Bacterial RNase P class A from a Deltaproteobacteria bacterium, 381 nucleotides, folded computationally. Its Rfam family is "Bacterial RNase P class A". From the family's description: Ribonuclease P (RNase P) is a ubiquitous endoribonuclease, found in archaea, bacteria and eukarya as well as chloroplasts and mitochondria. It is recorded under the gene name rnpB. Lineage of the source: Bacteria > Pseudomonadati > Myxococcota > Myxococcia.

RNA sequence: GGAGCAGUCCAAACGAUCGCCGGAUACGCUAACGUGUCCGGAGGAAAGUCCGAACACCACAGGGCAGGGUGCUCCAUAACGUGGAGUCGCGGUGACGUGAAGGAAAGUGCAACAGAAAGUAUACCGCCGGGGCGCAGCAGCGUUUCCGGUAAGGGUGAAACGGUGCGGUAAGAGCGCACCAGUUCUUCGGGUGACCGAAGAAGCUUGGUAAACCCCACCCGGUGCAAGACCAAAUAGGGGGGUGCUUGAGAACGGCCCGUUCGAGCCCCCGGGUAGGUCGCAAGAGAUGACCGGCAACCGUCAUCCAUAGAUGAAUGAUCGUUGCCCGCUUCGGGGCAACCCGAUUCGGGAACAGAAUUCGGCUUAUGGGCUGCUUCGGCC
Numbered sequence: 001g002g003a004g005c006a007g008u009c010c011a012a013a014c015g016a017u018c019g020c021c022g023g024a025u026a027c028g029c030u031a032a033c034g035u036g037u038c039c040g041g042a043g044g045a046a047a048g049u050c051c052g053a054a055c056a057c058c059a060c061a062g063g064g065c066a067g068g069g070u071g072c073u074c075c076a077u078a079a080c081g082u083g084g085a086g087u088c089g090c091g092g093u094g095a096c097g098u099g100a101a102g103g104a105a106a107g108u109g110c111a112a113c114a115g116a117a118a119g120u121a122u123a124c125c126g127c128c129g130g131g132g133c134g135c136a137g138c139a140g141c142g143u144u145u146c147c148g149g150u151a152a153g154g155g156u157g158a159a160a161c162g163g164u165g166c167g168g169u170a171a172g173a174g175c176g177c178a179c180c181a182g183u184u185c186u187u188c189g190g191g192u193g194a195c196c197g198a199a200g201a202a203g204c205u206u207g208g209u210a211a212a213c214c215c216c217a218c219c220c221g222g223u224g225c226a227a228g229a230c231c232a233a234a235u236a237g238g239g240g241g242g243u244g245c246u247u248g249a250g251a252a253c254g255g256c257c258c259g260u261u262c263g264a265g266c267c268c269c270c271g272g273g274u275a276g277g278u279c280g281c282a283a284g285a286g287a288u289g290a291c292c293g294g295c296a297a298c299c300g301u302c303a304u305c306c307a308u309a310g311a312u313g314a315a316u317g318a319u320c321g322u323u324g325c326c327c328g329c330u331u332c333g334g335g336g337c338a339a340c341c342c343g344a345u346u347c348g349g350g351a352a353c354a355g356a357a358u359u360c361g362g363c364u365u366a367u368g369g370g371c372u373g374c375u376u377c378g379g380c381c
Base pairs, nucleotide, nucleotide: 001377002376003375004374005373006372007371008370009369010368012323013322014321015320016319017318018317020041021040022039023038024037025036026035027034028033043353047364048363050362051361052360053359054358055224056223057222058221062258063257064256065255067220068219069218070217071216072086073085074084075083076082087101088099089098090097091096102215103214107213108212109209110208124154125153126150127149128148129147130146131144132143133142134141135140162180163179164178165177166176167175181205182204183202184201185200186199187198188197189196190195228279229278230277231276238270239269240268241267242266243265250262251261252260286305287304288303289302290301291300293298325350326349327348328347331344332343333342334341335340
């Protein structure tokens, strides 16, 4: 100096003029409303609506089925499908990243083409033995519509029922042996654990796929601020049909069953009126700082702060000036072998992604600039 990996910070500041929203306060006039002064007024993701909850409602949220979610270990959290620390697998030279990471010997299913055959399968080319035929007739050689053995060699394929070597065999084969790999079991050591390491035994060799159905373990009531509560106003408390009235229709907020509770009305169709206001609405699983425990996530203790947005066709803006930041350029000074770096100065340009709508904890996605640590490559001394 190049390339990369991980973490973290900022997202402009001040002033003037004008214009909005909320609050406090004074005055006009008690209010509506107006004026003056003061305070405050979008984000790191406010986005996605992917998870979890707080809160509200459903007469109990009761039991079960269906359905859904998670899936290595330990810990954290209000909870989560989230986070931290690890183990194993995969990728990378590495810093690191990533995993939908339980079960294939409970069962079912799937795998194009090629190939004989794709799971406890199979014999295409082959190898060996026997029978037959021919030559020979000592041995043996060739061939074959036949019978038996074989899967070591060759071929196909992503993958063909462990690998290499030796022995053995009619020819072969874990058929036997040595070493290696895998599987199962036993013992010892380390670890809370997932697991890691070591020694030994058994020729046991038992393909892939569950982000296919399925099995196993654990978890899950539902709907959602357009929740919900209150106030006011208006209309036609209209018309028609079905059914029920305690031997009980019907109702109880995803579906079904059981149970429980309420119950004299309920269901369907046509037609009409209203759709306005207030609350919910921001003081919290809160923020900041310090200390303690912990590798960490995070827990606990103490102190401080909260006039720190609350809109409702939806406010937080526009213009000007100065400064700061980033990029490029001119000149000067300093450092350096050089590449280059630091400071000052002149001029020009630029500022990304993007806007609350009940709130909070995460995840994912978009994006400008800076800082810190680590890895690797090259050059020079």